[in-house]
Context: one part of a larger RNA
RNA sequence: CUGGGCAUAAAGGGUGCGUAGUCGGCUUGUUAAGUCAGGGGUGAAAUCCGGUGGCCCAACCAUCGAACUGCCUUUGAUACUGGCGAGCUUGAGUGCGUUAGGGGUGACUGGAACGCGUGGUGUAGCGGUGAAAUGCGUAGAUAUCACGCGGAAGGCCAAUGGCGAAGGCAGGUCACUGGGACGCAACUGACGCUGAGGCACGAAAGCGUGGGGAUCAUACAGGAUUAGAUACCCUGGUAGUCCACGCCGUAAACUAUGGGCACAAGGUUGGUGCGCUGCUUGGCGUGCUGGCCGUAGAUAAUUUGAUAAGUGCCCCGCCUGGGGAGUAUGGUCGCAAGGCUGAAACUC
Repeated sequence: CUGGGCAUAAAGGGUGCGUAGUCGGCUUGUUAAGUCAGGGGUGAAAUCCGGUGGCCCAACCAUCGAACUGCCUUUGAUACUGGCGAGCUUGAGUGCGUUAGGGGUGACUGGAACGCGUGGUGUAGCGGUGAAAUGCGUAGAUAUCACGCGGAAGGCCAAUGGCGAAGGCAGGUCACUGGGACGCAACUGACGCUGAGGCACGAAAGCGUGGGGAUCAUACAGGAUUAGAUACCCUGGUAGUCCACGCCGUAAACUAUGGGCACAAGGUUGGUGCGCUGCUUGGCGUGCUGGCCGUAGAUAAUUUGAUAAGUGCCCCGCCUGGGGAGUAUGGUCGCAAGGCUGAAACUC
């Protein structure tokens, strides 16, 4: 080097962009590096293998042959791969025209609820629970009305629905801005796929500085419960939850299913384009997209089944018994918390 695997048994990197590298459409010319054929040289001896022989046999030994699967050189072949040249348009991209959307960033802004403040009405309770108590209330609470202030979250629409690479994204308006789909077939002419390193993004919690603070609420305090109750329940309540900037870089980051291309029964239900028809809902066809059921096939089974876990090809990541252990150590990143990389002894 070679094997078998990765939905649930160990195993898909959290996600993208992309460097090196690997792999790569159709036609044609050339070259002959890979590839194939012939010739030559070399491939020491021993060993290995086959024949024969010598020690009584065997081990051992001798002799002959084959082999030494390799390398060098030379003469050819040219289908495939590669190099170089020329061309093509179906892959890929551009253009033009439509189109759906909580995709992103910033600014402005409305309403409900909630808490607080001020004032009015009003009087003895409120609140909370299984039941209570702590708590609040005659210094006038709860309830109710008016006005004001504040922060956070977005009811109905709402969906089994949409968008995004993933994380994720939802009141409204405006500005800036990314991506997708369809139709046309004008342009480029293989410009492609994947992607070790690398770079970027990356929920929540957490960290730094500054702001903000309504609600909820780790810690904490009190009341209950209980044998106890450092809990579950209740009353409070600080970090935090929110914003700006900078870190962190993890997750059941899950479809526990990497990306790309091609092929292989159907049925049904949504979203969104286009064409024809209908001219009333609709019908037919053709794309992209979200689900469900299911054939063949696959699978240990569950299940999966054109959104594969089917049939193939290309590239990357990863696994190789359990514990020890995602530990120790070293390195590296981080303000820290800690992250990434990642053993062994020993033991079953």